[in-house]
RNA sequence: UUUAAUCUUCGGGGCAGGGUGUAAUUCCCGACCGACGGUGAUGGCUUAUGGCCUUAGUCCGUGACCUACGAUAUUUUCGUGGUUGACACAGUGAAAUUCUGUGACCGACAGUUAGAGUCUGGAUGGGAGAAGAUUUAA
Numbered sequence: 001u002u003u004a005a006u007c008u009u010c011g012g013g014g015c016a017g018g019g020u021g022u023a024a025u026u027c028c029c030g031a032c033c034g035a036c037g038g039u040g041a042u043g044g045c046u047u048a049u050g051g052c053c054u055u056a057g058u059c060c061g062u063g064a065c066c067u068a069c070g071a072u073a074u075u076u077u078c079g080u081g082g083u084u085g086a087c088a089c090a091g092u093g094a095a096a097u098u099c100u101g102u103g104a105c106c107g108a109c110a111g112u113u114a115g116a117g118u119c120u121g122g123a124u125g126g127g128a129g130a131a132g133a134u135u136u137a138a
Stems, first nucleotide, its partner, number of pairs: 001138002004135007017029003031118002033107002035062004043053004057105002066082006087103005109121003
């Protein structure tokens, strides 16, 4: 350094201000938010053809929700699948769906005096994964 196992910790943000109305953080104007891994021409540091850190909500995948089948367990858990949203234009350049600029777009299920990405709930749950410790093998 790598392989395998076990354990510990961590692991999602957001309607300000207004309008209508009996009633809306759900409609309308407007505001706000962006999980994890990869890629990557950004930015930074450096001992500099290199190395390290860092950079995408809309690219490639993953996860939550829902769901089919199977297994055990005995009504929940596990495994293998399925389903699951959204970007254009301009600029620079050898090269950009990632940089710069402008304008767009998207967001599970259940509930609700009235329709929800943002409220409440399943959830003090689960989770992609991140960090660390111990052991094992090479």

Overview
The prediction has a mean pLDDT of 80. A computed fold for a 138-nucleotide RNA from Leuconostoc suionicum, annotated as FMN riboswitch aptamer (RFN element). The sequence is in RNAcentral, with records from ENA. Of the family's consensus pairs, 100% are formed in the model. Rfam family: FMN riboswitch aptamer (RFN element). From the family's description: The RFN element is a highly conserved domain that is found frequently in the 5'-untranslated regions of prokaryotic mRNAs that encode for flavin mononucleotide (FMN) biosynthesis and transport proteins.